[in-house]
């Protein structure tokens, strides 16, 4: 990449690099030079794993702004299996 499937109201930095945009789409409505996406450090604990198993642990992806920000749709993401 494609098929299935669960799940998507919790939780998570006064750090460092770097400079202009960003929340996937469209209407809103928002963050952002009191530094946006992105990295790197740190942290969180969703599924998978592991254990002395209603918890602990961080190994293998994930996440770390607002209920998936709200609505909407032939929508989105994340994990597990098969191809």
């Nucleotide at each position: 990449u494609u098929c299935u499937u669960a799940u998507c109201u919790a939780g998570a930095g006064a750090g460092g690099c770097g400079g202009a945009g960003g929340g996937a789409c469209a209407g809103g409505c928002c963050c952002a030079a009191u530094g946006a996406u992105g990295c790197c450090c740190g942290g969180c604990a969703a599924c998978c794993u592991g254990c002395a198993a209603u918890g602990c642990a961080a190994g293998g992806u994930g996440c770390c702004a607002a209920u998936a920000c709200c609505u909407g749709a032939u929508u989105g993401a994340u994990g597990a299996g098969g191809g």